[in-house]
This is a predicted structure of a 448-nucleotide part of an RNA (large-subunit ribosomal RNA, domain IV) from Desulfonatronospira thiodismutans ASO3-1.
The full RNA is in RNAcentral, with records from ENA and SILVA.
Its mean pLDDT, the model's own confidence on a scale to 100, is 81.
Context: one part of a larger RNA
RNA sequence: CUCUGGCUAAGGAACUCGGCAAAAUGACCCCGUAACUUCGGGAGAAGGGGUGCUCCUUCGGGUGAUUAAAUUUACUUUAUGAGCCUGGGGGAGUCGCAGCGAAAUGGCGGUGGCGACUGUUUACUAAAAACACAGGUCUCUGCGAAGUCGUAAGACGACGUAUAGGGACUGACGCCUGCCCGGUGCCGGAAGGUUAAGGGGAGAUGUUACCCCGCACUUACUUUACGAUUGAUUUAAUGCAGAUUGAGCGUGAGCAUUGAAGCAAAAAUACGCUUAGUUUAGUAGCAGGAUCAGUAGUAAAGUAAGUGCGGGGGAAGCAUUGAACCGAAGCCCCGGUAAACGGCGGCCGUAACUAUAACGGUCCUAAGGUAGCGAAAUUCCUUGUCGGGUAAGUUCCGACCUGCACGAAUGGCGUAACGAUCGCCGCACUGUCUCGGCCAGAGGCUCA
Numbered sequence: 001c002u003c004u005g006g007c008u009a010a011g012g013a014a015c016u017c018g019g020c021a022a023a024a025u026g027a028c029c030c031c032g033u034a035a036c037u038u039c040g041g042g043a044g045a046a047g048g049g050g051u052g053c054u055c056c057u058u059c060g061g062g063u064g065a066u067u068a069a070a071u072u073u074a075c076u077u078u079a080u081g082a083g084c085c086u087g088g089g090g091g092a093g094u095c096g097c098a099g100c101g102a103a104a105u106g107g108c109g110g111u112g113g114c115g116a117c118u119g120u121u122u123a124c125u126a127a128a129a130a131c132a133c134a135g136g137u138c139u140c141u142g143c144g145a146a147g148u149c150g151u152a153a154g155a156c157g158a159c160g161u162a163u164a165g166g167g168a169c170u171g172a173c174g175c176c177u178g179c180c181c182g183g184u185g186c187c188g189g190a191a192g193g194u195u196a197a198g199g200g201g202a203g204a205u206g207u208u209a210c211c212c213c214g215c216a217c218u219u220a221c222u223u224u225a226c227g228a229u230u231g232a233u234u235u236a237a238u239g240c241a242g243a244u245u246g247a248g249c250g251u252g253a254g255c256a257u258u259g260a261a262g263c264a265a266a267a268a269u270a271c272g273c274u275u276a277g278u279u280u281a282g283u284a285g286c287a288g289g290a291u292c293a294g295u296a297g298u299a300a301a302g303u304a305a306g307u308g309c310g311g312g313g314g315a316a317g318c319a320u321u322g323a324a325c326c327g328a329a330g331c332c333c334c335g336g337u338a339a340a341c342g343g344c345g346g347c348c349g350u351a352a353c354u355a356u357a358a359c360g361g362u363c364c365u366a367a368g369g370u371a372g373c374g375a376a377a378u379u380c381c382u383u384g385u386c387g388g389g390u391a392a393g394u395u396c397c398g399a400c401c402u403g404c405a406c407g408a409a410u411g412g413c414g415u416a417a418c419g420a421u422c423g424c425c426g427c428a429c430u431g432u433c434u435c436g437g438c439c440a441g442a443g444g445c446u447c448a
Stems, first nucleotide, its partner, number of pairs: 001443008010434002014432001019429001027051005036041001038172001052094012067079004071074001095099001107427007114419002119131002135170007147156003173414004178344003183341002185337005192332003198326002203321005210313017230293006238287003243278009254263002345363005372406001373403001384400005
């Protein structure tokens, strides 16, 4: 120094936001007790007095010894009342500073605000003026009630039934609760307007059979041009050469086909060999030349068909879209309703001093704030002004009303009682203070 206690001269709230803390009061008995009041309270109001111990006396309560009497002779009844225990009253005396001798054990009064009250609440910074409350009002609900929980079954409501149950607002009690339904909400109405899904399908669009046009390709045909191969005629300019038929054998799989229609493994055609014939000797047999015809083919044009691509039109079907028209509640609309949500004006003038305005005018509104209260838990200016209390009062109380910005169940104004509520004042009391000091214990600090 810090903490926990004790004491303190004189003063006594000067401390401080504020008497915070502390002090004071305190038990029991007696006396006594105001305003106000809902007559219950307020009230232990306030304010006084008494209290120990000893003796005497007195009045009670409990128990009931002893003795006596009676008779119905009994665990009987009546009278008496000693002793002991215990509660009061009166008187006398006595001791201490002090007698509920310690401890435990209300401080009180006055006046306001708020909330009626007891109660409840932020477990751990708020106990209140907040919440609740009994009471009041509105509203919903006819019972399988409304409402609530659950997907449902089902349950609560309620084993209740409108004197019942749910919701909302207000908040005991007293006096009261004014005006506005234009807006919002709720209730009622259904004529008209608007209006969903749905019905309805006028129409529109897409796709497409099919049709038309254009281009390209393919095929066929026609015309024109060319035309390998080929055919016919001719030539003998030129050259070469015999040619051909049947049969047999061998080889072995196609042959033939401009017209016609076939032939072939019992071997066709072709080739080779053998054999038998025919015909040509200046022969047209082969090659070549010339002329003509003309196939396949090529090129161009055209026609027809097919295919592909592009463009145009396009019915039905399918798909998409879709007007008129029909179509409930709701909304618009018409009423009601404010203890539904809410709202409740401005300017100018006017009276025989002045001031003020009972009065008048005007504009706006759904209607313009009534009663009561009012510098208020609401008043900015503001410490408004006046009065009270104080020596001195931004707080407090009483008034005034200029209500920035009270106001009537977001209730208005009062109100006895109540409050660990929030202001203001007083009495008592005190170390709260002037202003400190001392003591005890604990801690801290220093040293060992």